[in-house]
Context: one part of a larger RNA
C1' cells in the first nucleotide's frame, strides 16, 4: 500500500419503493441433469453453463457404436516402373471393393523426354475432433460505459512509500471551476463516425401527381409536369448561445422566451489498467505428449431424437377488453436466377398445372395482423382450449420405419389464474399484434432485424443486492 468489516460518511444503479406484465402450478417445444443404451460423440457449470458452440442431427453432417474393408494409406512432397487422360459395360457385394471386358490414343519435343493425370512397389513421412486452455497465440465473456487505472519531474519520508488523484462546489463522468507542494502528461470519460428527429440547394427515373389536356366498371393508366412525397449526395441547425434567478464575482444549476428538437435531443458502434490459472488445444494456429495395420482411412447401418424423475428458457391456453362468421382500413424493414414466381384454372385444403415479368424504386414474395362495421355465443370444463390418438393426403428429396414439415375429416387430455419463492421493465418504453431474413433440398414455438396499437408509475434513499469516492479498525497479505 491493498483486502476485509453484521465502522461511520457521502454518493450511484429497475438495486429497493411506487407501478404493469410474467417466470413457478397444466399441456406442447428447447436446452441441461440424471438414468438407460452397443452408442446415447465433445464442449459450456453460481452471477457470467443450460433455445449455450449448433445461423438449422432422416443420409451427409458426424466427431460416438456395430458390422464389413484398407495400410506410403481420403490429402502433401521426393525416387523407380508402367500406362495418356478419360468415357463405358458386365458379375459379385449391404456398399466400400474386387473381377472381366470395350471405346479412347491427345499436348510440347532437340526424338533421348517432358508438362499435367492415373496404376504399381518400396521408404524417408503422411495423418489424429487423441491429451494438457494449470504450457500457448489468437479470440471471447465478465466486474463495467462502472469512472477509474497510471507515469514524468519536483517535494516530503531511514524505507515501504505519500504528494499530483486529497480538500469546497459541480457533474452522468478524475466533467469543470476554486483551492492547494506541486507542476505537466498519458490510457480512459466527451467529442470527431453510423442511424433518427427539422429546413435548404442539387438531381428526376424504375419514385410522386398541385396544375393542364385524354382516358377508364376501376387505377398516375397515358400526353405532360417535378411542385408536394419520397429517394440520396452536400450544407445549416443546439452551443446554456440569448433573458432572469440562484451561487463564491467561477465552474454550474432553476425557469422562461425563441426553435422541428434544450440542456448529453433519442438510438448505436466504441469497453482504461486489470480480475476471475474465467471459456476455447472440437473454428484456426501451435510446444509437449501419446497413436502409427491404429488413437489413422473408406462404406453400410444405427446413434446423438432413449425416459421412472429432477431444473432452466421459452410457446400455447384457462376465455366475454374474448372464441366463431362475414365485411372493410392502414405499415415498415427484407429477400429473389439452380431464384421470387403473377393472372388464369383445378382442389374443402395442404398443394397442383400455369407460366407473364423480374438479376428488381419498375416484377414477384404479399394475405400484414391486432384495429373498425354487423352477426352469434352466455359463463358452461362450453361455439373456452388445444394436447394426444385413428384415418386419408400434400411437399422436399435417393430415401420420411427408426426420426420431417404441413392438410383435411373425426378424436377432444390437462387446464377455472397457479405455494415456497423468483424475472423484465422508467417511454414510443412495458405489454400487446403482426411482417421479414440468415441458416437451409426440406425441416423454428429459437436467434436476429421490421413496423402497427401504445399505458401506468416513480413520494423517497430507511431496508436488500451491487458499484465509486473519503474516513476509521484490523490476530489477514
Nucleotide at each position: 500500500u491493498g483486502a476485509c468489516g453484521g465502522g461511520g460518511g457521502c454518493u450511484c444503479g429497475c438495486a429497493c419503493a411506487a407501478g404493469c406484465g410474467g417466470u413457478g402450478g397444466a399441456g406442447c417445444a428447447u436446452g441441461c441433469u440424471g438414468u438407460u443404451u452397443a452408442a446415447u460423440u465433445c464442449g459450456a457449470u453460481g452471477c457470467a453453463a443450460c433455445g449455450c458452440g449448433a445461423a438449422g442431427a432422416a443420409c451427409c453432417u458426424u466427431a460416438c457404436c456395430u458390422a464389413c474393408c484398407u495400410u506410403u494409406g481420403a490429402c502433401a512432397u521426393c525416387u523407380a516402373c508402367g500406362g495418356a487422360a478419360u468415357c463405358u459395360a458386365a458379375u459379385a457385394g449391404a456398399g466400400a471393393u474386387a473381377u472381366u471386358g470395350g471405346a479412347g490414343u491427345g499436348c510440347c519435343u532437340u526424338c533421348g523426354g517432358g508438362a499435367a493425370c492415373c496404376g504399381u512397389a518400396a521408404g524417408a513421412c503422411a495423418g489424429g475432433u487423441g491429451c494438457u486452455g494449470c504450457a500457448u497465440g489468437g479470440c471471447u465473456g465478465u466486474c463495467g460505459u462502472c469512472a477509474g487505472c497510471u507515469c514524468g519531474u519536483g517535494u516530503c519520508g531511514u524505507g515501504a512509500g505519500a504528494u499530483g488523484u486529497u480538500g469546497g462546489g459541480u457533474u452522468a463522468a478524475g466533467u469543470c471551476c476554486c483551492g492547494u507542494a506541486a507542476c505537466g502528461a498519458g490510457c480512459g470519460c466527451a467529442a470527431c463516425c453510423c442511424c433518427u428527429a427539422u429546413c435548404c440547394u442539387u438531381a428526376g427515373u424504375u419514385a410522386c401527381c398541385a396544375u393542364c389536356a385524354g382516358g377508364u366498371u376501376a387505377a398516375g393508366c397515358u400526353g405532360g409536369g417535378u411542385a408536394c412525397u419520397u429517394u440520396a449526395a452536400g450544407g445549416a441547425g443546439a452551443c446554456c448561445g440569448c433573458c432572469g434567478g440562484u451561487g463564491a464575482u467561477a465552474a454550474a444549476c432553476c425557469g422562461g422566451a425563441g426553435g422541428a428538437a434544450g440542456g448529453c435531443g433519442g438510438g448505436g458502434a466504441c469497453g482504461a489498467c486489470g480480475u476471475c490459472a474465467a471459456g476455447u488445444c472440437a473454428u484456426c494456429a501451435u510446444g509437449g505428449u501419446c497413436c502409427u495395420u491404429a488413437c489413422a482411412g473408406g462404406u453400410a447401418g444405427g446413434g446423438c431424437u432413449a425416459c421412472a424423475a429432477g431444473c432452466g428458457u421459452g410457446c400455447u391456453a384457462c376465455a366475454a377488453u374474448g372464441g366463431u362468421u362475414g365485411g372493410u382500413a392502414c405499415a415498415g424493414a427484407a429477400g429473389g436466377c439452380a431464384g421470387c414466381g403473377a393472372a388464369a384454372g383445378c382442389g374443402c385444403g395442404a398443394g397442383c398445372u400455369g407460366g407473364a415479368g423480374c438479376a428488381a424504386a419498375u416484377c414477384c414474395u404479399a394475405a400484414a395482423a391486432a384495429g373498425c362495421c354487423a352477426a352469434u355465443c352466455g359463463u358452461a370444463g362450453u361455439c373456452c382450449g388445444g394436447a394426444u390418438u385413428g384415418g386419408a393426403g400434400u411437399c422436399u428429396g435417393c430415401a420420411a420405419c427408426u426420426c420431417g414439415a404441413c392438410u383435411c375429416c373425426a378424436u377432444g387430455a390437462a387446464g377455472u389464474u397457479g405455494g415456497a419463492a423468483u424475472c423484465g421493465c422508467u417511454a414510443g418504453u412495458a405489454a400487446u399484434c403482426g411482417u421479414g431474413g440468415a441458416u437451409c433440398a426440406g425441416a423454428a414455438c429459437g436467434c436476429c432485424a421490421c413496423g402497427g396499437u401504445g399505458a401506468a408509475u416513480a413520494c423517497g434513499u430507511u431496508c436488500u443486492c451491487g458499484g465509486g469516492c473519503c474516513u476509521u479498525g484490523u490476530a489477514c497479505a